[in-house]
Small-subunit ribosomal RNA from an uncultured archaeon, 1461 nucleotides, folded computationally.

RNA sequence: UCCGGUUGAUCCUGCCGGAGGUCACUGCUAUUGGAGUCCGACUUAGCCAUGCUAGUCGUCCGUGUUAGACACGGGGCAGAAAGCUGAGUAACACGUAGUCAACCUGCCCUAUGGAUGGGUACAACCUCGGGAAACUGAGGCUAAUACCCAAUAGGGAAGGAGGCCUGGAAUGGUACCUUCCCGAAACGCUCCGGCGCCAUAGGAUGGGACUGCGGCUGAUUAGGUAGACGCUGAGGUAACUUCUCGGCGUGCCGAUAAUCAGUAGCGGGCGUGAGAGCGCGAGCCGUCAGUCGUGUUCUGAGACAAGAACACGGGUCCUACGGGACGCAGCAGGCACGAAAACUUUACAAUGCGCGACAGCGCGAUAGGGGGACUCCAAGUGCCUCUCGUAAACAAAGCGGGAGGCUUUUCUGGACUGUAAGGAGGUCCAGGAACAAGUGGUGGGCAAGACUGCUGCCAGCCGCCGCGGUAAUAGCAGCACCGCAAGUGGUGGCCACGAUUAUUGGGCUUAAAGUGUCCGUAGCCGGCCCUGUGAGUCCGCUGUGAAAUCUGGCAGCUCAACUGUCAGCUUUGCAGCGGAUACCACCGGGCUUGGGACCGGAGGGCGCCGAGACUAUUCCCGGGGUAGGGGUGAAAUCCUAAAAUCCCGGGAGGAGUACCAGUGGCGAAAGCGCUCGGCGACGACGGAUCCGACGGUGAGGGACGAAAGCCAGGGGAGCAAAAGGGAUUAGAUACCCCCGUAGUCCUGGCCGUAAACGAUGCCCGCUUGAUGUCGACAGUCCUCCGAGGACUGUCGGUGCCAAAGGAAAACCGUUAAGCGGGCCGCCUGGGUAGUACGAUCGCAAGGUUGAAACUUAAAGGAAUUGACGGGGGAGCACCACAAGCGGUGGAGGCUGCGGUUUAAUUAGAUCCAACGCAGCGAACCCUACCGGAGCCGACAGCACGAUGAUGGUCAGCCUGAAGGGCUUACCUGAGGAGCUGAGAGGUGUUGCAUGGCCGACGUCAGCUCGUGCCGUGAGGUGUCCUCUUAAGUGAGGUAACGAGCGAGACCCGUGUCCUAUGUUGCCAUCGAUCUCUCCGGAGAUCAGGCACUCAUAGGAGACCGCUGGCGAUAAGCCAGGGGAAGGAACGGGCGACGUUAGGUCAGUAUGGCCCGAACGCUCCGGGAUACACGCGGCCUACAAUGACCGGGACAAAGGGAUGCCACUCCGAAAGGAGAAGCUAAACCCCUAAACCCGGCCCUGGUUCGGAUCGAGGACUGCAACUCGUCCUCGUGAAGCCGAAAUCGCUAGUAGUCGCUGAUCAUCAUUCAGCGGCGAAUAAGUCCCUGCUCCUUGUACACACCGCCUGUCAAGUCACCCGAGUUGACCCCAGACGAGACCGUGGUUCUCCACGGUCAAGUCCGGAGCCAGCAAGGGGGGCUAAGUCAUAACAAGGUAGCCGUUGGGGAACCAUCGGCUG
Repeated sequence: UCCGGUUGAUCCUGCCGGAGGUCACUGCUAUUGGAGUCCGACUUAGCCAUGCUAGUCGUCCGUGUUAGACACGGGGCAGAAAGCUGAGUAACACGUAGUCAACCUGCCCUAUGGAUGGGUACAACCUCGGGAAACUGAGGCUAAUACCCAAUAGGGAAGGAGGCCUGGAAUGGUACCUUCCCGAAACGCUCCGGCGCCAUAGGAUGGGACUGCGGCUGAUUAGGUAGACGCUGAGGUAACUUCUCGGCGUGCCGAUAAUCAGUAGCGGGCGUGAGAGCGCGAGCCGUCAGUCGUGUUCUGAGACAAGAACACGGGUCCUACGGGACGCAGCAGGCACGAAAACUUUACAAUGCGCGACAGCGCGAUAGGGGGACUCCAAGUGCCUCUCGUAAACAAAGCGGGAGGCUUUUCUGGACUGUAAGGAGGUCCAGGAACAAGUGGUGGGCAAGACUGCUGCCAGCCGCCGCGGUAAUAGCAGCACCGCAAGUGGUGGCCACGAUUAUUGGGCUUAAAGUGUCCGUAGCCGGCCCUGUGAGUCCGCUGUGAAAUCUGGCAGCUCAACUGUCAGCUUUGCAGCGGAUACCACCGGGCUUGGGACCGGAGGGCGCCGAGACUAUUCCCGGGGUAGGGGUGAAAUCCUAAAAUCCCGGGAGGAGUACCAGUGGCGAAAGCGCUCGGCGACGACGGAUCCGACGGUGAGGGACGAAAGCCAGGGGAGCAAAAGGGAUUAGAUACCCCCGUAGUCCUGGCCGUAAACGAUGCCCGCUUGAUGUCGACAGUCCUCCGAGGACUGUCGGUGCCAAAGGAAAACCGUUAAGCGGGCCGCCUGGGUAGUACGAUCGCAAGGUUGAAACUUAAAGGAAUUGACGGGGGAGCACCACAAGCGGUGGAGGCUGCGGUUUAAUUAGAUCCAACGCAGCGAACCCUACCGGAGCCGACAGCACGAUGAUGGUCAGCCUGAAGGGCUUACCUGAGGAGCUGAGAGGUGUUGCAUGGCCGACGUCAGCUCGUGCCGUGAGGUGUCCUCUUAAGUGAGGUAACGAGCGAGACCCGUGUCCUAUGUUGCCAUCGAUCUCUCCGGAGAUCAGGCACUCAUAGGAGACCGCUGGCGAUAAGCCAGGGGAAGGAACGGGCGACGUUAGGUCAGUAUGGCCCGAACGCUCCGGGAUACACGCGGCCUACAAUGACCGGGACAAAGGGAUGCCACUCCGAAAGGAGAAGCUAAACCCCUAAACCCGGCCCUGGUUCGGAUCGAGGACUGCAACUCGUCCUCGUGAAGCCGAAAUCGCUAGUAGUCGCUGAUCAUCAUUCAGCGGCGAAUAAGUCCCUGCUCCUUGUACACACCGCCUGUCAAGUCACCCGAGUUGACCCCAGACGAGACCGUGGUUCUCCACGGUCAAGUCCGGAGCCAGCAAGGGGGGCUAAGUCAUAACAAGGUAGCCGUUGGGGAACCAUCGGCUG
């Protein structure tokens, strides 16, 4: 003095946890010494075997036996102390300060006086009995400091007299007289010193009693009390007192908490804390109480006594069954209980106590020792040198090993000292580094590992947050490191931390928290001036506040702990004395500003009562009128032919008062709205009036109190819970519709609650402004003159906006949530729960008061950034719509996917953004899959090997096949796969460990930074607004000013022109040659040329530049001119920050894991081509805008070397046989097709369509069975334009037609390109689908595929109710009643009888309270993945919530009133 935890992030509230100290127990570990008020306190004030714990006196006496002396008994004193414990006790028990004029006091001290005369018994002992014992009976003897009688002293009472003393005060003391009563002593003992005895007075000590004040919890305990309060008489006590009894009276105590209940010994002190406090009150000291539970009593100075008595109760023991004995909360010790605590030790040597004249005796008090990681204090576990290792290039600290040396507190041995005795300690000597380190932690908080292995949401860890699902710094181990250290951790309690109980020192609009409002009792607080008093307050002095403890100084043990001494302190306490008088209080007097009263004119939906008015709805009647009406998103139920709806007229009845109406008025709040009248009340304003502090608040208490609801009686038009019906829906106990009862209305009574809200208690004072509005007053001006209007000011209300200030912020801001004062109410994490129980109120519903167990790490407030909305606004897009054109979805086929099948049908991709995708057109190969067969280990170690490793091979067998293996044999000649590691290899695994690359958002226009500014902060501003753009494109505004990445610019292609070049391109003009000719010409070749085309390269051109309009004159938009091209000319390339754990480990790369003689490698065969099915993409069609036949025309762009192949021949064709050219602007592929011309077909499943199948051929290739392509002939299926739904496209586009390439031995309905022909429609919008921006709401942030509610089902936990049942405590009544005391009498010398009183205990009955158990019932909490719905959060899809009533599986729905959160 803080730190972690609610969030994506922030600030706050708030609790939980961590870090400190202390106490008890406990885990692991442990060398020594000293000190101490430590050690069965916490649970069981439970029970106890055994031993010990209280005696002593011969200078009191008797007896007995004796050499000492001892024993028994009488007698005296002491056994009321000491010791132990904390049950009870909430009390004069304790503490503190006092009082006793209401008391006692043995032993001790001081003083004075005294001790005269006489008598008697009982123990021991002796004799005889009873009894098992404990014990006890009878007779006899005897002494005393034992006992008794008398005297004196003395004491008491009554009366007289009224003197003296003390004192604040005589009721006290003392002296005198009279009467009555009571009534001392040991002529002791003696050692001759003394020790004792009695009385009185005083002291000391110890006690008793009384009083003020002080210190626990509960009001879910509010009334208690009959000896209770007082008086009086009597009894009793040491003494006062109702302490006890009789009589009389009815008091007494209590919200300042009586009574009752619970808990508890109290204090000095102890723990903690800066303190105030909080917690504790075992040990030591003081005090009280208790001594198995309860009661009673004797003796005594003192007890109601437990190591005394009696009795009862329960327990244990002995017993001869007749009867007896005992009480460790003394010291040891045992059992039980428990988490929890020592030896059945030594001594009276010291201290102290009892007795004694002394000597002395006794003492589990005490003093010592033993045991205990009880606490505190102190010390040690080594030091030095050399060398090696850690150590990798060197050096170094440290650490470890080795060698040598040093020291000795401790340790081992010995001596002395120490002590009652010993022990420890102390001193000295010898030996020897020897005998001495653990525990907790290492993700954050919190100091110390991004080390290794194992595990794999398992096992486990974790105070809290949180780790663990194959790379764990968080589990378990190893190593390393950090903290403390003879200790160190854990669990539990307490204090601090906590300003989370707030006196010091908190709060209440929204986080928990202002009573619904007012009146008012007690209490608390209280204006200005003066006098007095001095209780509070302040100052001084005195006494006291025990010691120990605590603080400081000094001192003694070697230091310290510890101890001594001095001083302080001793909660600022209590008491007394003296003083002060500002404040406060009280007494008295005055004042007017607080408050009240009165007067005045104005004011208002203020209240109550009465009378009246008005419109509308409904119903009824009459008339008119005809087929519908009504209702909804659309409908239906419903009304209507018995005439509705509609129109007109009349009537009935109940309810309500449009417009005025307002951000406005009134009222304490709830609340109050047509008009008039009556009664009552009210605030504000104004006043040269009166009273004179009369005031403020307000626990209890009282009154009022919306709506709903209840009781009784009325009333009932409309509306409308419930109920009924119709719809909607998966369902619809709802939302919508029809109908409709309580109710809504009135009178009387009850209820007493609301989001009763400004979520803001009432009163007073102070603090900067602006602007509305209502009421009153004053002034000025205007006036149509009116209770008219305008303006200014003052007072009072009611709004809004700012300053200072406040607040977590939102916000509040003279109507405070600012700054102060007074009083009241309320809060203290969330849930359980406003529940249970109790009490109280109510007719009931229910209200008020109001917990706990258990559970949980958050719940919450405000604000921020996103995302989202069946919120709003703006803009945009043919992967949106609209307007169009053509398709898909139906058929057959091709192809991909799913599924299924299979030995295998290898794997990947799965909305857009998988599915003719992986360039994936798989016969083998590819190939990863299946079946079968075979092969492979660099390097190291071990085993083996010239007694032959290894390699090769004829034949036979195995086999589909094979020196692959086996059999037999031969050749070769040094290595070696048999084992362990380790490799090669792996299309094995992980794309959720990765790189790289790619897809999509994105045909988007966004994403950021610097500085400044704003905000506590997250963050905002900039990036917003208006206009504009394809665009965050630009212009203007602006606490912003600039900048970057994107957009654009840029690059490529196409379109126009120019320039340059001119082969392999081109051929217009000119020239030459040849061929054909319809004589017009055409074609070919050469020469030549570069005009044109073309090719290659370089330039020009387009910029809203010009005109008009719109717009702010801007940016720009629209139209036009010009132009090949017009507003980005068209088409491409280029893809921001990021997101998607998107895709790819199977292209390659690559971490981890795995396989490693198989998951590696090779070969053969098969499979990926399967087929009931489902889906995607495409091809061909269904025909006449067509099919077929014949003839004819026009491209571009590509490709070509074991390739493209002209040309010739053969074949009906596919194709075959030859063969020139071409490394290609040169040769070849290369005939383009649609199209045009002619013919035919004639609407037919066809001359459409071509699937399927049959036959025969061709080609590629080792090989076409599974499983290729092509040709010819034959066969001729489905299909006659395609449901719901859905796709593409805005111009050279769609559509349609063919061509080329990729792959490729062969195979294209695929893909990538190329050109030919060539439309329709729109030029708009945001409706659907989406995107961008602004704004709004949010309980979402894994971000709506979000969040989340309740019933039901399952498990589990605690609780509540509960027929009853059991027990404890307490009170009352009764019966029995041990025993005790008192009185009387008798008897006699200690008993009996009677009477009275008290009374434990037992039994029975009743009341109260508490606890246990309980069939069954009830809700509540918690628990990864259950059921039903979807209530809430976005207008959450019917806005939500509050109160109330009714209804419903459930969340909920509906009525009425209220709130905005």
The sequence is in RNAcentral, with records from SILVA.